[in-house]
């Protein structure tokens, strides 16, 4: 230095053009004499700038950052 593959929620992931689901975790009720367990509700996410498109988490470039492979 050059190839090539990920990046979505606090973790673990699913989605693949039509406005993002899940589990675990958090918070409240509610149950208990308390705690745990259980239930019901609820916040919480698409690395980052362009770019194409009516529309981008998804294509396309460029940066970041992580892996791996060659030198």
């Nucleotide at each position: 230095g050059g190839g090539c593959c990920u990046g979505u929620a606090g973790u673990u992931u699913a989605g693949u053009g039509g406005u993002a689901g899940a589990a675990c975790a958090c918070u409240a009720c509610a149950u208990u004499u308390g705690c745990a367990a259980u239930g019901u509700a609820g916040a919480a996410a698409u690395g980052g700038c362009a770019g194409u498109c009516c529309g981008a988490u998804u294509c396309u470039g460029c940066c970041c950052a992580g892996g791996u492979c060659c030198a």
The RNA shown here (transfer RNA) has 71 nucleotides and comes from a Candidatus Nealsonbacteria bacterium. Rfam family: tRNA. Rfam describes the family as follows. Transfer RNA (tRNA) molecules are approximately 80 nucleotides in length. The source organism's lineage runs through Bacteria, Bacteria candidate phyla and Candidatus Nealsoniibacteriota.